[in-house]
RNA sequence: GGGCCUUUAGCUCAGUUGGUUAGAGCAUCCCUCUGAUAAGGGGAAGGUCUCUGGUUCGAGUCCAGAAAGGCCCA
Repeated sequence: GGGCCUUUAGCUCAGUUGGUUAGAGCAUCCCUCUGAUAAGGGGAAGGUCUCUGGUUCGAGUCCAGAAAGGCCCA
C1' cells in the first nucleotide's frame, strides 16, 4: 500500500424483508425466600446502535466517506 471482517447497555453478544416502544445473559440496585449467606423467584435502572453525509414517508438495517480494532496478501 491492497483485500476482507468487526464496531449495538458496564462486559459478552442477538437483532428476520427497512416499519410503530431496540433486546438477551452476566454484572449493578430494590423486593422476596433463608436463622444467615449463596443459589432460586419477582422487579427496576442502564443506549450518541463508532462518527459524518446521503437515499427513503420511515434507517441499528441500504449507499458513500472517515475512525478504531482484527485477519490475510505484498
This is a predicted structure of a 74-nucleotide RNA (transfer RNA) from a Thermoflexales bacterium. Its Rfam family is "tRNA". The family's RNA type in Rfam is transfer RNA. The organism belongs to Thermoflexales, within Bacteria. It was read from a public genome assembly. The coordinates come from a structure-prediction model, not an experiment, and the mean pLDDT is 82.